c-di-GMP-I riboswitch aptamer from Neomoorella thermoacetica, 89 nucleotides, folded computationally. The model forms 95% of the base pairs in the Rfam consensus. It matches the Rfam family "c-di-GMP-I riboswitch aptamer". About the family: GEMM was predicted in a large-scale screen for bacterial structured RNA regulatory elements. The sequence is in RNAcentral, with records from Ribocentre. Taxonomically the source falls in Neomoorella (Bacteria, Clostridia, Neomoorellales, Neomoorellaceae). The prediction has a mean pLDDT of 86.

[in-house]
RNA sequence: UGCUCAAAAGGGUAAACCCAUCGAAAGGUGGGGACACAAAGCCAUGGGUCUAAGGUCCUUAAAAGGGCUAUGAUCGCCAGGCUGCCGGC
Numbered sequence: 001u002g003c004u005c006a007a008a009a010g011g012g013u014a015a016a017c018c019c020a021u022c023g024a025a026a027g028g029u030g031g032g033g034a035c036a037c038a039a040a041g042c043c044a045u046g047g048g049u050c051u052a053a054g055g056u057c058c059u060u061a062a063a064a065g066g067g068c069u070a071u072g073a074u075c076g077c078c079a080g081g082c083u084g085c086c087g088g089c
Base pairs, nucleotide, nucleotide: 002089003088004087012037013036017032018031019030020029021028022027035076041082042081043080045079046078047077048074049073050072054069055068056067057066058065
C1' cells in the first nucleotide's frame, strides 16, 4: 500500500419512541433511549424515495379543495468518490 475479516481487544455510531427547538412540510438539531450497523465516518455526483413553501393548471360567484413541479430533504435506500481502527494474507 492492496485485499480480506468482526472471531478477539480497544472501542465507535445510535433506529423506533419521548421531551425541547428550527422548518410550510419532508426532515434537521440538542437531551434521553437502543433497533441495528465493519464504515450506520464524510460528500447530494448518478439514480430512487419523501415533502410541496413558491410557481403553475383545474374547479368555485368567491372561497374551500385538487393535480403537476425541487430550488427543499434523505448517505441508517442503492451506486459512486474520499478517509479511517484491530487482526490475517